[in-house]
Context: one part of a larger RNA
RNA sequence: CUGGGCGUAAAGGGCGCGUAGGCGGCCUGGGCAGUCCUGGGUGAAAGCCCCCGGCUCAACCGGGGAAGGGCCUGGGAAACCACUGGGCUGGAGUGCUGGAGAGGGAGGCGGAAUUCCUGGUGUAGCGGUGAAAUGCGUAGAGAUCAGGAGGAACAUCGGCGGCGAAGGCGGCCUUCUGGACAGACACUGACGCUGAGGCGCGAAAGCCGGGGGAGCAAACAGGAUUAGAUACCCUGGUAGUCCCGGCUGUAAACGAUGGUGACUUGGUGUGGGGGGUGACAAAGUCCCUCCGUGCCGGCGACAACUCGUUAAGUCACCCGCCUGGGGAGUACGGCCGCAAGGCUGAAACUC
Numbered sequence: 001c002u003g004g005g006c007g008u009a010a011a012g013g014g015c016g017c018g019u020a021g022g023c024g025g026c027c028u029g030g031g032c033a034g035u036c037c038u039g040g041g042u043g044a045a046a047g048c049c050c051c052c053g054g055c056u057c058a059a060c061c062g063g064g065g066a067a068g069g070g071c072c073u074g075g076g077a078a079a080c081c082a083c084u085g086g087g088c089u090g091g092a093g094u095g096c097u098g099g100a101g102a103g104g105g106a107g108g109c110g111g112a113a114u115u116c117c118u119g120g121u122g123u124a125g126c127g128g129u130g131a132a133a134u135g136c137g138u139a140g141a142g143a144u145c146a147g148g149a150g151g152a153a154c155a156u157c158g159g160c161g162g163c164g165a166a167g168g169c170g171g172c173c174u175u176c177u178g179g180a181c182a183g184a185c186a187c188u189g190a191c192g193c194u195g196a197g198g199c200g201c202g203a204a205a206g207c208c209g210g211g212g213g214a215g216c217a218a219a220c221a222g223g224a225u226u227a228g229a230u231a232c233c234c235u236g237g238u239a240g241u242c243c244c245g246g247c248u249g250u251a252a253a254c255g256a257u258g259g260u261g262a263c264u265u266g267g268u269g270u271g272g273g274g275g276g277u278g279a280c281a282a283a284g285u286c287c288c289u290c291c292g293u294g295c296c297g298g299c300g301a302c303a304a305c306u307c308g309u310u311a312a313g314u315c316a317c318c319c320g321c322c323u324g325g326g327g328a329g330u331a332c333g334g335c336c337g338c339a340a341g342g343c344u345g346a347a348a349c350u351c
Stems, first nucleotide, its partner, number of pairs: 004322003007305002012319001014201004021194003025088006034080001035077008049065006091191001092188004096183003103177007110154001115149007125136002162169002206247006215241002220236004258318006266296011300307002324351003333344004
C1' cells in the first nucleotide's frame, strides 16, 4: 500500500461550529473534459505465448506470427456526465399560529434540616460500636422550648418522565436567551451532506488571585481491630467541596455503537402535538397521524452474546480510527500549561 475491519476480540475522535477538500435532487438547451465507438501512429531488439525449422534430442539457436498496462493523434455518439445557460419543488431554509420542557445566563425570594450562639426548663449522663474506647458533660452536657447567626443542598411531586451537541440540567418568582416539535398555508429555489487543519464547549479532581466555610471530608491526630493494621469501624479534623475571575482539557467523557440520507413485516407502553369517533358540551373511551423515548420480537445480520424502522439489516457519501502481547501511552523531539501534566508518539530488547 492492498485487502479486511472498528457494541463486547486491536479499532468511533468527549461534543459541537465550520475552512480547504470529497460527494451531491428533478426537467431541459448548449457543449463534449470524462465516458463510449472507430481510424492512424507508437508501444525497439531480445524475452514470455503459438507455428515452422537447424545442431542425432534437449538446452541453445534461426524464421514467422500473436500479445502488450498504455500513450499520442484524427473522426464520431450523447443514454451516463464535469462544466455552462434556463426552469422546477420533493432536499435544505424562511415567514405565521400554537403548546411542551431540571436547555443556558443574570437578579431576587422561600421553607425543612444540620451546626453554632444567647436565654428558659431540667439532671447525670450523652455519644459511639460487633463489643468498646478515644470524645463531650456537674464550669450543667444530652433532652426540650424560645430567639438569633450562617452556609450548603432543594424532601414529597419525581417517573426506566422531560430538556440539551456532549459534558450536563431539579425549590419558587422575575428578566434576558438558545434549540426542538406540531398545524395550515405562503415564500426562497439545491442555498445541501460530510468535514483534514482551525475555532469553541467540555464532569470530577487539581492550580492561581480574591471571598466564603454549616454539613461532609483526602491528608493528619487519636481510639479500636489485628500477629502487624501506615486499612476496613469509631471520635476529631485541614485542604477541598460553595461564590467571583483566570487556568487545566482529562474520564468506563459509554449506547464501550461517528455524521447525514434512503429502503426493509409487526406487537405493546410512555412524553409532546394534530385529526377523527362520540356528544348539547366536556371528560373518558376507541381509532388515525407526526416528533421523541422504552420494552418484546420478524426477515436479515452476528463467532456467539445479542441487534432488530432509535439496526449491529440492505445501500450511498464524507470524516476518525485499528493491524499480535509486553516494553509503553513510556523515551526522545516538538507544541501547549503557573504547575500537576496534556497532545503528538517510537525503538532496542523480549514472548

Small-subunit ribosomal RNA, central domain from uncultured Acidobacterium sp., 351 nucleotides, folded computationally. Its mean pLDDT, the model's own confidence on a scale to 100, is 89. The organism belongs to Acidobacterium, within Bacteria. The full RNA is in RNAcentral, with records from ENA and SILVA.